The RNA shown here (transfer RNA) has 75 nucleotides and comes from Cellulomonas composti. Rfam family: tRNA. Rfam links the family to the GO term triplet codon-amino acid adaptor activity. Rfam classes the family as a transfer RNA. The sequence is in RNAcentral, with records from ENA.

[in-house]
RNA sequence: GGGCCUGUAGCUCAGCUGGUCAGAGCACCGCGCUUACACCGCGGGGGUCGUCGGUUCGAACCCGGCCGGGCCCAC
Numbered sequence: 001g002g003g004c005c006u007g008u009a010g011c012u013c014a015g016c017u018g019g020u021c022a023g024a025g026c027a028c029c030g031c032g033c034u035u036a037c038a039c040c041g042c043g044g045g046g047g048u049c050g051u052c053g054g055u056u057c058g059a060a061c062c063c064g065g066c067c068g069g070g071c072c073c074a075c
Stems, first nucleotide, its partner, number of pairs: 001073007010026004019057001028044005050066005
């Protein structure tokens, strides 16, 4: 340098090939339970979906640039 894959909450991921509120588990906070801690039960906060543009009435989901990560090839 070329090709492919990938980037969604603190972490691990889902999101059914564009429309219904952006979700789950763990973690965190509060309450209950306990002598207390843990476990367990109930409730809660937290992300405008890497970034910048484009297409569309409408994009996390399509297209392009850039940035980060991974694999392969080449030098």